[in-house]
This record gives sequence, structure tokens and C1' cells, in this order.
RNA sequence: UGAGUAGACCGGAUGGUCGCAGGCACAAGAACCGUAAGGUCGUGCCUGAGGAAAGUCCGGGCUCCAUAGGGCAGGGUGCUGGGUAACGCCCAGCGAGGGUGACCUCAGGGAAAGUGCCACAGAGACAUACCGCCGUGCCGAGGUGCGGUAAGGGUGAAAAGGUGGUGUAAGAGACUACCGGCAGUCAGGUGACUGGCUGGCCAGGCAAACCCCACCCGGAGCAAGGCCGAAUAGGAGAGGUGCGAGGUGGCCCGCUGACCUCUCGGGUUGGUCGCUGGAGGCGACAGGUAACUGUUGUCCUAGAUAGAUGACCGUCUACGACAGAACCCGGCUUACAGGUCUACUCGGAUG
Repeated sequence: UGAGUAGACCGGAUGGUCGCAGGCACAAGAACCGUAAGGUCGUGCCUGAGGAAAGUCCGGGCUCCAUAGGGCAGGGUGCUGGGUAACGCCCAGCGAGGGUGACCUCAGGGAAAGUGCCACAGAGACAUACCGCCGUGCCGAGGUGCGGUAAGGGUGAAAAGGUGGUGUAAGAGACUACCGGCAGUCAGGUGACUGGCUGGCCAGGCAAACCCCACCCGGAGCAAGGCCGAAUAGGAGAGGUGCGAGGUGGCCCGCUGACCUCUCGGGUUGGUCGCUGGAGGCGACAGGUAACUGUUGUCCUAGAUAGAUGACCGUCUACGACAGAACCCGGCUUACAGGUCUACUCGGAUG
């Protein structure tokens, strides 16, 4: 200095004037709105959208069913060991593949429990000899019968493990050296696995095919659920039900247990809690390879509901990307103009 790999951060700042939502303090009135529950209005101070708020793909907290058990079906994950409230997430390893490399990717258990599939081509796809090579007989220059062969060629995604040699009539794990797979055994490792030795045992692939194995899994959801106020029709009809209706996915057993379902019709479409102090943020120290954990100090950082941050002026400036909370949190995935930083890899030049 060029090209990359992995990770982190910013993504407008600042001054003034008015305005918006919440909180705290003071003040205010028999004030205003409302039948009520309840709400509103003044002054000052403080706080006020994201790294993804998106997707709604996972996991939970919380609420209710509910006093709520067992099983089957069904669903999810899938190498090992850790982390976590938990996970399909994160960290560290193992194996396989890609890359010169830093690194990246993996729907990574089992094909010897069973079933199934591998189209077409090809002789043959749990199997076989088309061409060829060799031996031999007939024939006569072309071919044909018998026997051996699976090294060479062809077909195909894939064809008796691969390469070199010995050997043979020609060949072949027939034998041999090395390699690969498989089996046995020894050593190392918590483990996935790795290495050594022995053995000629050598007919495949697919489970993101059905399946088998291991582990995990109630349901519904803040429009959950609770409180307050107000109003109405203590309506009509049909069916079921102690020979058990109904009871938050399906079925069975168990438990519980008196109302349940459908059609037509009437009343209320109000207020408030839930609603933000947390598996919380930031700092220091300690442990751990790391994810993370512990101790300690400090801070409070949106709670709307017809849905809150807008308008004007000035300065700087990156000329401004993707884009707005609605119960909350931990992840993953997707989108992103421009800018900054850290570590590492490869190449070039110079000293």
C1' cells in the first nucleotide's frame, strides 16, 4: 500500500421560542365534563421510539381453564461437552466438505429390525457378459460352435474398492506393497473421536423415503384476566341430561359434577387496573479458553388508547439509509446511504 476474513459502534449534533404524552411537587375551586364510576384544567422540574421497534419463526415470564393425574395418537429436536429461566439459541470441540489462507458451511443418531425406491440408457442397479481378450473345433479370408475371463471399451448419477507390480493361455485380492472401508484389539480423551497393531472380511446409494432409537412437549392468550358504574326481558321456542349432560386441541381411562346446546328477540357498547423496578442497565473486582457466573457499587431510561416528540429561527455537518413501542423479556431471520474502530490472512514495494 492493495485485496480479503471475523467482530464491535454511530447512523445527525447544538442554542432559542411555542406546542404534544407521562411522572413528581405546589396551587386551585361546592370550577368544567359525565346519570354514575370516574376524568379534565394552572405553575415549576424531570423523562419521552429501534439496531432492527420489522417478520410473528422459536423459547419463556404473567393470567385464566383448574382441585387436574395417567396413557395413546400427534408434534419438535438430532455429533459431543458446557452456558442459560428455557430454546430449534449461544460457546468450545469432533467429523465431513469448500477456500492459498484468515475462515465458512452442515436437515451431523440408525441402512446388520422391517418395508420401499434407484426412471431412461445399459448385458447387468442385491445383479450380469453387449463389444472385446485367450484357448480350441469347423469353415475359408468373412464368419460360426464350445470353453475360460471381468483387467480394457461402451451405457449411466452410480457397475465386483483404488494405484503400482508378480503371475497367467488371457486375466482376476489369485498373490504382494501402499492406501480406503469394515471387524477385532491396545493406548489417549469426560465424550464425540484419534492413533498403533492384526485380519483379504470387500456388492452400493437414498431415512430433507416410510420407519427405528434417544430426549423434549397440557391448552388458550393482555381483545389474557380483575374491579367499579349503568341498563335490561327473573324473555320465547326446540333438543339433551344422575342409565351422568358439561368440564381450554383429538381419543381412552380416571377425577369432578348440574346444568348444557341451538334458533329468534332485548340491554350495555362506560370507566379503571393489568401497564412497566425488571431472569433490568452501567462500572469495578474475581472465576472460566469462551459463552457466562459470582461479589460489590451506582442508576431509573416511553406507557399511548380517535393511539404522544411537531412547527419556526440560527450554527455545525455525514446532504442522511432501513425505518415508529402498544403486556414484557431472551434469541433467530430479513432490510440498511454513509462513516468509525479492533484483530487476523494473502499479495506487492521499500528499509
Overview: The RNA shown here (Bacterial RNase P class A) has 351 nucleotides and comes from a Bacillota bacterium. Lineage of the source: Bacteria > Bacillati > Bacillota. The sequence was found by an Rfam model in a public genome assembly. Its mean pLDDT, the model's own confidence on a scale to 100, is 81.